[in-house]
């Protein structure tokens, strides 16, 4: 994701049905209304009519009052309550029961008061109070009564005692009244069993248990009381505290459950809060009294009155829940014979989309696929047949007519409602959420880690499908979202259905009380258990059929379904229980048997230290190195004695013993367990095991001893930034022993304890027993208990377990429930203390973890390569200068390029341009590109001239369009629009090129096999190579990218050609020179071909692959160099070469000009050239290259200049001319000097190039001569034609800052033991808490800031307990001298009654201490989180 909902809240809203509507404050309450009613119970008063004999009567209504029912029913709430309060099933020989029905019987005859009333009296009122007068179905005697009740006594019987009310009448009788007796309904009491949390609540109780006696009650009872016993309840949770009305049922689930108990129904409970009685069939009473106390209210202050949790309403509270309707016409309820009243129960109606259920918002047709929107590759796409428009309907709605059912004779609030007819007319009627993924549904725009979103996961830092908007698209629709709660998903508390070897988890270890499980065979009983019957589990509700509203929701009706319930009959395998009986479990009993099992005493030898001596002399000791210590007062070595303490070497073992911890020198005492044979005994005696109980290593206390080594602590010495350590020297506590505590550990096999069951090999401890026979310390089997290792089934998430299970099973017992917070706070208990043990919550994260997997990394390991080291050669770093950078400056000092891989890079040419920078002065369709309109016919180049620095303006002279089909075409200029431009921005949008690891040898892929997958094999292994090269081997077997080879240069030789190249031979010629004829021989040039494959030979190796070595060859083991860079890494680098996506700029971020900057300079680095000199330097002679270049060019001889150079111009478009290599060699000079080194920096003078050398060229000449005498720390390159030196060319280019850069040739070494370290690399293992991959990741303190939470002197409430002091109202008992109508009476009196008092009991209320809990508290403690702080 679903369901659910008594809601709520944004957004929206058309209609009808059926429900549903203070979950908050059981908070307070204004008005009305919600219980009366009955003259057929009675008396009076007033009215109205009637009759009258005038006295009065009679009806009829009314008011209050006597009476009688009735107000205990219905109607509202859910505050209390953990109860027999509720379910459910049972009991009552321990109970009531008005009204109702059935049955019998009786209703005789007397008396009395009392309201109303009349009148007085008090008081504001509310109301009280005297005196008088009256009826009754009001009260009271008497009478009579059996069935009643009491009592003696009990088949029976005797005796005592106890009723009643009338009234109406059509005269028929009706209603009633009283006794018994049964009924129906309804109640009260008791029970058996169910239904919350919290053990951090373990003890709890004084009417408390019981019992005897009395009182009370309708009734049992300790219910209350008096005595008597001392009991009762409890881990099957008492008692305590917290929460909650319980059910029927609801709401979800497959179910089992789990949550919940609005509406409807049953039961309880409560009426302002706390007590009480009355009355009465029934009440301790919601609309009744009494008090006590809060609150409001009236008030004359003196006292009064009131209780919406009844229907509406009002305040209050809250997210949040209606009308101060209608009707009693239905249904039901009180009275009353009845008419009827009365009825906020009720039946209806209003409000609310608050929910279910239904209905509509139209229906067909319409494609130029209209317009607009929105995207777009610009073609089109989409919205969308959607509109328009044609055509047709009318549910809703409105008008108008009719018009029920509900009533079975009269009555209809609803109501002119539902329904029907009929007109009108698409008319009135669509929203909301969502479109990153889960999850159905995409783009564009803005935005710019901002604003915001968000259920988890995650988006947003400039192209966001995730944010706002838009257009489109999903999803439901009169609603849609969100938010709150419940239940599902969640076998994530596992009964069904979970797990503890490593993820959370097995208790340190054994003994053991409960508990819970328990061998075999026989009989009983029938408790569980099975079946079938009986009751009963109310109704509704659910399930299915059927049926009524038009349909559904909603109602109806019938039949199911629903329990651990209760009886009775039956069954007897299994489990219980009683019984016998058994031996395979368990023990016991004999006989062996190993063994650091335990306590206790004595005994020993080694070493350390110490101590006394003796020898000796200068040093020891320690460490990576050293220093503190020791030691000439004699150490340390080394002998001799001698003390004292702990500890037991070799044997010794993955051995052996114990339950665990643990246990190690010998020898004795004493002890405790195991094993094994043996079948003699007992006969289930067992197994487990919450509590409890005992043992339990170090370290740690207590006390008393010991004390050698060792050694936290502390001291000192080193190490280091630092060093409360690692290392060294001392050292105290402690390690010991004894007696006592503690009770924990990675107490671990991280694997509870017991039993059974399930292939096998192979070692070692210790028993029994068998063959064997070369009796020996033998060899082989075998049963058995113990301890290792490897393997099969099986399991395991994997790892691994794997008969010593972590397999298959059974029994019991501890634990686990995301990480942190927290092995901790609080309480409790335990301890002398330290601290154990038991144990949370607030509050925080989106993960924490296990195991295996690629990779990556380690001051991991094994192999192995590289100028990586070392070995050597020269250098950088010091200098001056060149050049590049960073800083700094600056109007610019344009921009990139940043560790290796940026710094002589991009620059193979910044004086102007370039130049993109500044300044400044211009232009706007433009310096340039296509097109298109409208106009022109030029445009332009030329001459001059003005302004200006120049572009550009302005005027000026000259020349002045082509083609034609005459329609225009072309070329141009102008205007104007489309556009043009942009080295503006993003290299983190990109393409393409590049660097870089690294020329390293590794990337990978098919198919197969393994693995639940991730992946793995292959590619590992073995050797071997420059190489994953190659060979073997191997669950692989092949195969591609890579190496290598093919290509290009060079090294030998050949062929083939022979000018510009060559010149042996021949010939000419010159001062000289291949000049020259000539040659084709060399050299050479440049095209082909040959060589080189470990080919041959010998050794190593099982062969091989290859390797060592010889040998022939120019070249030997890829001959040397280049070209060529696998899979990928670094968001490497470039939008400034060129391309491009998209932002941005548009009289400017474009484009021209001028001039200036890119060269600025205190500094610092990189990279280079010059040197510091003698293997040099200076002269002067001499010798010998190769690669390039060259016509706006390269330029000989000659001639001028001291030179740059010029003047000139032969020859070369080039094997032909330019055109001279330098080191080198020879001679000479200098002599160690800041020099005859070194040449910087200055000044002068000068060429050259250029429009132009101030800013800012290069060269030459004089002349000036600086720092530098070989460079700390540190650091580059190089392994052979290299490395160093030495020149030479070329590209860019007017000229050059070139010392640069890329190439050419000459001279030409030294050195490599070797692979420990450094740096990089590449194969295999390892570990890993890393994967942005060790520049990783991460811990604590402090700091600062927000939560939350413990302690905290105390402050302050709530609830409970306990003495105790006050005592209302009552009822109950006492008295009752005051006081009384009936009844007796002798008339004094008496019986009975009352008030009045007194007592017991009592709520509220007060005092005094206690528990539990909650809030707050200066201060402290620690936690949890926060971006880059330390």
């Nucleotide at each position: 994701a679903g369901g659910a909902u008594g809601a709520a809240c944004g957004c929206u809203g058309g209609c009808g049905g059926c429900g549903u509507g203070c979950c908050u404050a059981a908070u307070g309450c204004a008005u009305g209304c919600a219980a009366g009613u009955c003259g057929c119970a009675c008396g009076c008063g007033c009215c109205g009519c009637c009759c009258u004999u005038c006295g009065g009567g009679g009806c009829g209504g009314u008011g209050a009052g006597u009476g009688g029912c009735g107000c205990a029913c219905g109607g509202c709430u859910g505050a209390g309550g953990a109860g027999c309060a509720c379910g459910u099933g049972g009991g009552u020989g321990a109970c009531c029961u008005g009204c109702c029905c059935u049955g019998g019987c009786g209703u005789g005859g007397g008396g009395g008061a009392c309201a109303a009333c009349g009148g007085g009296c008090c008081g504001a009122a509310a109301g009280g109070u005297g005196c008088g007068c009256u009826a009754a179905u009001c009260c009271c005697g008497c009478a009579u009564a059996c069935g009643c009740u009491c009592c003696c006594g009990u088949u029976c019987g005797g005796g005592a005692g106890g009723a009643a009310a009338g009234c109406a009448u059509u005269c028929g009788u009706g209603c009633g009244c009283g006794c018994c007796a049964g009924g129906a309904g309804g109640g009260g009491c008791c029970u058996g069993c169910g239904g919350c949390c919290c053990a951090u609540c373990a003890g709890g109780u004084a009417g408390u248990c019981g019992g005897u006696g009395u009182g009370g009650u309708a009734a049992c009872g300790g219910c209350g009381c008096a005595c008597c016993g001392a009991g009762c309840c409890a881990a099957u949770g008492a008692c305590g505290g917290g929460u909650a009305c319980c059910u029927g049922g609801u709401c979800u689930g497959a179910g089992a459950g789990g949550a919940c108990g609005a509406c409807c129904a049953g039961g309880c409970a409560g009426a302002c809060u706390g007590g009480g009685a009355c009355u009465g069939a029934g009440a301790c009473a919601c609309g009744g009294c009494c008090c006590a106390g809060a609150c409001u209210c009236c008030u004359a202050c003196g006292g009064g009155a009131g209780g919406c949790a009844g229907c509406a309403g009002c305040a209050a509270g809250g997210a949040a829940c209606u009308u101060u309707c209608c009707g009693c016409a239905a249904u039901g309820g009180a009275c009353g014979c009845a008419a009827g009243u009365c009825u906020g129960a009720c039946g209806g109606a209003g409000c609310a989309a608050c929910g279910c259920c239904g209905c509509g918002u139209g229906c067909c047709g319409g494609a130029u696929g209209a317009c607009g929107g929105c995207c777009u590759u610009c073609g089109g796409g989409u919205u969308g047949u959607a509109a328009a428009c044609g055509g047709c309907u009318u549910u809703u709605g409105g008008g108008u007519g009719g018009g029920a059912c509900g009533a079975u004779g009269a009555u209809g609030a609803c109501g002119g409602u539902a329904c029907c007819a009929u007109c009108c007319g698409a008319a009135u009627a669509a929203g909301c959420c969502c479109c990153g993924g889960c999850u159905a549904a995409c783009u564009c725009c803005g935005u710019g880690c901002c604003a915001g979103c968000a259920g988890c996961c995650g988006c947003g830092g400039u192209a966001a499908g995730a944010c706002g908007g838009a257009g489109g698209g999903g999803g439901c629709a009169a609603g849609c979202g969100u938010u709150g709660u419940c239940c599902g998903g969640a076998c994530u508390c596992a009964c069904u259905g979970g797990g503890c070897g490593u993820a959370a988890a097995g208790g340190g270890u054994g003994c053991g009380c409960a508990u819970g499980c328990g061998g075999u065979g026989c009989c009983g009983u029938g408790c569980g258990u099975c079946g079938g019957c009986g009751c009963u589990g109310a109704a509704a509700g659910c399930g299915c059929c059927c049926g009524g509203c038009u349909u559904a929701a909603c109602c109806g009706g019938g039949c199911g379904a629903g329990g651990u319930g209760c009886g009775g009959c039956g069954a007897u395998a299994c489990g219980a229980c009683g019984g016998c009986a058994c031996u395979g479990g368990a023990g016991g009993c004999a006989g062996g048997u190993a063994g650091a099992g335990g306590u206790u005493g004595g005994c020993g030898g080694a070493a350390u230290u110490c101590c006394g001596g003796g020898u000796g002399u200068a040093g020891u000791g320690g460490u990576g190195a050293a220093a503190u210590g020791c030691g000439u007062a004699g150490a340390g070595a080394u002998c001799c004695g001698g003390a004292g303490g702990a500890a037991c070497g070799u044997c010794g073992g993955u051995g052996g013993c114990g339950u665990a911890a643990g246990c190690g020198g010998c020898c004795a005492a004493c002890u405790g367990g195991g094993c094994c044979u043996g079948a003699c005994c007992u006969g289930a005696c067992g197994c487990u095991g919450a509590g409890g109980c005992a043992c339990g290593a170090a370290a740690g206390c207590g006390u008393g001893g010991g004390g050698a080594g060792c050694g936290a602590a502390c001291c000192g010495g080193a190490u280091u930034a630092g060093a409360u350590a690692c290392c060294c020297g001392g050292g105290u506590a402690g390690u010991c022993c004894a007696c006592g505590c503690c009770g924990u550990a990675a107490a671990c096999g991280a694997u509870g304890u017991c039993g059974g069951c399930u292939c096998g090999g192979u070692g070692u401890g210790u028993g029994g027993u068998g063959c064997u026979a070369u009796u020996a310390c033998g060899g082989u089997g075998u049963c058995g208990c113990g301890u290792g290792c490897c393997c099969a089934a099986g399991c395991u998430c994997a790892c691994g377990c794997g008969g010593u299970a972590a397999g298959c099973c059974g029994a019991c017992c501890g634990c686990c429930u995301g990480g942190g917070g927290a092995c901790u706070a609080c309480g409790g208990c335990c301890g002398c203390a330290a601290g154990g043990c038991u144990a949370a919550a607030a509050c925080u994260c989106a993960a924490a973890g296990g195991a295996a997997u690629u990779g990556a990394c380690g001051g991991g390991g094994g192999c192995c390569c590289g100028c990586a080291c070392g070995a050597g050669c020269g250098g950088u770093g010091g200098a001056g200068c060149a050049u590049g950078u960073g800083g700094c400056u600056u109007a610019a000092u344009u921009c990139g390029a940043u560790g290796c891989a940026a710094c002589g890079c991009g620059a193979a040419g910044a004086a102007c341009c370039u130049u993109a920078c500044c300044u400044a002065g211009g232009c706007u369709u433009g310096a340039c590109a296509u097109g298109a309109a409208u106009u022109g016919g030029a445009c332009g180049a030329u001459u001059u001239c003005c302004g200006g620095a120049a572009a550009c303006g302005g005027a000026u002279u000259u020349c002045u369009c082509u083609c034609u089909u005459c329609g225009g075409a072309g070329c141009u200029g102008a205007u104007u629009c489309a556009c043009a431009g942009g080295u503006g921005c993003u290299g983190c949008a990109u393409g393409g090129c590049u660097g870089u690891c690294g020329u390293c040898a590794g990337c990978u892929c098919g198919u197969g096999u393994c693995g639940u997958g991730a992946g793995a094999u292959g590619u590992u292994u073995g050797g071997u190579u420059a190489a994953g090269u190659c060979c073997a081997g191997c669950a692989a077997c092949g195969a591609g990218c890579g190496c290598a080879a093919c290509c290009c240069c060079u090294g030998u030789u050949c062929u083939u050609a022979g000018u510009u190249g060559c010149c042996a031979g021949c010939a000419c010629g010159u001062u000289a020179u291949g000049g020259u004829g000539g040659g084709g021989a060399c050299u050479c040039u440049a095209a082909g071909a040959a060589g080189a494959c470990a080919a041959a030979c010998c050794u190593g190796u099982u062969g091989u692959a290859c390797a060592g070595g010889u040998g022939g060859g120019a070249a030997g083991g890829u001959g040397g160099g280049g070209a060529c860079g696998a899979c990928g890494u670094c968001a490497a680098g470039u939008c400034a070469g060129u391309a491009u996506g998209g932002c941005c700029c548009u009289u400017a971020c474009g484009c021209c000009u001028a001039g200036g900057g890119c060269u600025g300079c205190a500094c610092a680095c990189g990279u280079g050239c010059u040197a510091c000199a003698a293997u040099g330097c200076c002269c002067g002679g001499u010798a010998c290259a190769g690669u390039g270049g060259g016509a706006a060019g390269c330029a000989a001889g000659a001639c001028c200049g001291c030179g740059a150079g010029g003047u000139g111009g032969a020859g070369c478009a080039a094997a032909u001319c330019c055109a001279u290599a330098a080191a080198g060699c020879c001679g000479g000079g200098c002599c160690c000097a800041g020099u005859u080194c070194g040449g910087a920096u200055u000044g002068g003078a000068g060429u050259c190039u250029g429009c132009a050398a101030c800013u800012c060229g290069a060269c030459u000449c004089c002349a000036u001569g600086a720092a530098g005498c070989c460079g700390g720390a540190a650091u580059c390159g190089c392994u052979a034609g290299u490395a160093a030196u030495g020149g030479c060319g070329u590209a860019u280019c007017a000229g050059c800052a070139a010392u640069g850069a890329c190439g050419c040739c000459g001279u030409g070494a030294a050195u490599a033991c070797g692979u420990u370290c450094c740096c990089g690399g590449g194969c295999c293992u390892u570990g890993u808490a890393c994967a942005c991959a060790c520049c990783g990741c991460c811990c604590g303190u402090c700091a600062c800031a927000u939560c939350a939470u413990g302690a905290a002197a105390g402050c302050c409430g709530g609830u409970u307990c306990u003495g105790c002091c006050c005592g209302a109202a009552g009822u109950c008992u006492g008295u009752g001298a005051g006081c009384u109508a009936a009844c007796c009476c002798u008339c004094g009196g008496g019986a009975a009654g009352c008030a009045g008092c007194a007592g017991c009991c009592g709520a509220a209320g007060g005092u005094a201490g206690g528990g539990c809990u909650g809030g707050u508290g200066a201060u402290u403690g620690g936690g949890a989180u926060g971006a880059a702080g330390u």
Molecule: small-subunit ribosomal RNA
Organism: uncultured organism